FMN riboswitch aptamer (RFN element), 116 nucleotides, folded computationally. The model forms 96% of the base pairs in the Rfam consensus. The prediction has a mean pLDDT of 84. Rfam family: FMN riboswitch aptamer (RFN element). Rfam links the family to the GO term FMN binding. Rfam describes the family as follows. The RFN element is a highly conserved domain that is found frequently in the 5'-untranslated regions of prokaryotic mRNAs that encode for flavin mononucleotide (FMN) biosynthesis and transport proteins. This element is a metabolite-dependent riboswitch that directly binds FMN in the absence of proteins. In Bacillus subtilis, the riboswitch most likely controls gene expression by causing premature transcription termination within the 5' untranslated region of the ribDEAHT operon and precluding access to the ribosome-binding site of ypaA mRNA.The FMN riboswitch structure, reported in present an FMN-bound six-stem junction, adopts a butterfly-like scaffold, stapled together by opposingly directed but nearly identically folded peripheral domains.

RNA sequence: GACCCGCAUCAGGGUGACGAGAGUUUCGUCGACUGGCGGUAUAGCCCGCGAGCCUAGUAGGCAUGAUCCGGUGAGAUUCCGGGGCCAACGGUAAAGUCCGGAAGGAAGAGCGCGUC
Numbered sequence: 001g002a003c004c005c006g007c008a009u010c011a012g013g014g015u016g017a018c019g020a021g022a023g024u025u026u027c028g029u030c031g032a033c034u035g036g037c038g039g040u041a042u043a044g045c046c047c048g049c050g051a052g053c054c055u056a057g058u059a060g061g062c063a064u065g066a067u068c069c070g071g072u073g074a075g076a077u078u079c080c081g082g083g084g085c086c087a088a089c090g091g092u093a094a095a096g097u098c099c100g101g102a103a104g105g106a107a108g109a110g111c112g113c114g115u116c
Stems, first nucleotide, its partner, number of pairs: 001116003005112003009109002015031005032097002034087002036049004044085002052062003067083005089100003
């Protein structure tokens, strides 16, 4: 390092003011904030995966958002500078930030044993 088996291990962040209104952390205005896991030159927006639903099922199927310009460099949509954009499902006055499924599950990470 690869593979097998095991495990009381770990594994998600974030909103204020004002306005209108019977009613909104959901609408409008202004402003703020957050960014799971693996890969790759360090990534929310490149590739892939996870959370949801179907299903007898860990298989399989369905659904699943968003980036440009300049610079450095052998190499970067990942770094640096600048400007943008996006955000599952259910509930509720329409929600990335509230409440809920969830004291759950899980991508995966770690630890232990063994084999090569």